This is a predicted complex of two RNAs, RNase P RNA and transfer RNA, with 436 nucleotides together. The prediction has a mean pLDDT of 76.
RNA sequence: GCUGCCGGAUGGGCAAUCGCUUCCGGGUUCUUAGAACUUCGGGGGAGGAAAGUCCGGUCUCCACAGGGCAGCGUGCCGGCUAACGGCCGGGGUCCGGAAACGGAUACGGAAAGUGCCACAGAAAAUAUACCGCCUCCAGAAAUGGACGGUAAGGGUGAAAUGGUGCGGUAAGAGCGCACCGCGGCAAAAGUAAUUUUGCCGGCAAGGUAAACCCCACGCGGAGCAAGAUCAAAUAGGGGAGGAGGAGUUGCCCGCUCCGUUGGACUUCCGGGUAGAUCGCUUGAGCUCCGCAGCAAUGCGUGGCCUAGACGAAUGAUUGCCGCCCGCAAGGGUACAGAAACCGGCUUAUAGUCCGGCAGCCCCC
RNA sequence: GGCGCGGUAGCCAAGUGGUAAGGCCAAGGUCUGCAAAACCUUUACUCGUCGGUUCGAUUCCGACCCGCGCCU
Numbered sequence: 001g002c003u004g005c006c007g008g009a010u011g012g013g014c015a016a017u018c019g020c021u022u023c024c025g026g027g028u029u030c031u032u033a034g035a036a037c038u039u040c041g042g043g044g045g046a047g048g049a050a051a052g053u054c055c056g057g058u059c060u061c062c063a064c065a066g067g068g069c070a071g072c073g074u075g076c077c078g079g080c081u082a083a084c085g086g087c088c089g090g091g092g093u094c095c096g097g098a099a100a101c102g103g104a105u106a107c108g109g110a111a112a113g114u115g116c117c118a119c120a121g122a123a124a125a126u127a128u129a130c131c132g133c134c135u136c137c138a139g140a141a142a143u144g145g146a147c148g149g150u151a152a153g154g155g156u157g158a159a160a161u162g163g164u165g166c167g168g169u170a171a172g173a174g175c176g177c178a179c180c181g182c183g184g185c186a187a188a189a190g191u192a193a194u195u196u197u198g199c200c201g202g203c204a205a206g207g208u209a210a211a212c213c214c215c216a217c218g219c220g221g222a223g224c225a226a227g228a229u230c231a232a233a234u235a236g237g238g239g240a241g242g243a244g245g246a247g248u249u250g251c252c253c254g255c256u257c258c259g260u261u262g263g264a265c266u267u268c269c270g271g272g273u274a275g276a277u278c279g280c281u282u283g284a285g286c287u288c289c290g291c292a293g294c295a296a297u298g299c300g301u302g303g304c305c306u307a308g309a310c311g312a313a314u315g316a317u318u319g320c321c322g323c324c325c326g327c328a329a330g331g332g333u334a335c336a337g338a339a340a341c342c343g344g345c346u347u348a349u350a351g352u353c354c355g356g357c358a359g360c361c362c363c364c
Numbered sequence: 365g366g367c368g369c370g371g372u373a374g375c376c377a378a379g380u381g382g383u384a385a386g387g388c389c390a391a392g393g394u395c396u397g398c399a400a401a402a403c404c405u406u407u408a409c410u411c412g413u414c415g416g417u418u419c420g421a422u423u424c425c426g427a428c429c430c431g432c433g434c435c436u
Stems, first nucleotide, its partner, number of pairs: 001360010012321007020045007027037004047335001051346002054344005059223004066257004071219005076090005091107001092105005108214002113212002115208003125161001130154002132150003135146004162180006181203001182201008227278004237269005248262001250260002285304003289300004322333004365435007374388003382419001390406005412428005
């Protein structure tokens, strides 16, 4: 310097002029409170994803939100977190590579049970003999036939029931042996998942659970258009049911038990209004440094306050600069915009910069 | 901003693991003097896109794209 892999940051800056909006402090006008702005000064004003709405919460309402069934979610081990289906670190399995090692992982259970494995093939789970091989008979041979043995070889298939090698056999077969695999027992290391080693056993136990299911753990329901207050208007409209200790309404996906609650209550039809204020931004907040930890993260001192709109503000113009292409002139500068708020995941993204590991080349 | 559904041939539309029904339309043929009707035959489906599970996916799972509706 190039290539491969991994991680992180940024994603325009400055100035001037004019304009929009919000907060604070004055000022002016009207005025009981308070409202308005023809004003002055100062502070603030889109993101790493604001997106998708896929998860978890805070908060609000159902007065509180108990137990069970059903239903739903997660699924190796340990840790972090308010929590999570998230993150970090390990382990197993698989893939790729020359290497670094990198990447993926929806990773509990198939001996609790039930299903499915189409077509092909002889045969697809208390599953087998199509071809073939051996034995016997006939024949000059090719070949044909029969009782029997066989599952090593071939074929079919995604998958054929342990694998490889040696011996053995009429021909074969764990039939025997060695190693691997499988099952059981024990020891060591480790918090654990798991790994290693030793001994015993020839050893029937395919695949599939993002099939039903079993096991372990967890889950009340709706959602800021939730909800609260004020004002105004309409038809102080019409119908049905109904309490005083028994039934009924509610306890919001469904059922049930217990418990509890309301009485001028529950429900249906019709009509009016759809305006204003709050919720609404100081937080599981951000950040420098230090300590603990492999890390995620936690703790401590100090510092900072960073939109809160409501038919929806956060802009326009000019000049210079940054970065990329180009000899120059010049051209280009991504994805994209808050709407109750946080922690994550996923998706989109022109380019630029930084760091780590490995390989190759060159120079010293 | 939030919540709930859907996507299969030109149109309508069934299909909950084994290679995609039916109807309308289109083309050709029979019949007819020519047509309609009727009958027969035939074509056409990347099953919204991509990835995963499985031997195999329209179907099971995830992500993305598009369309419809509800909450004032």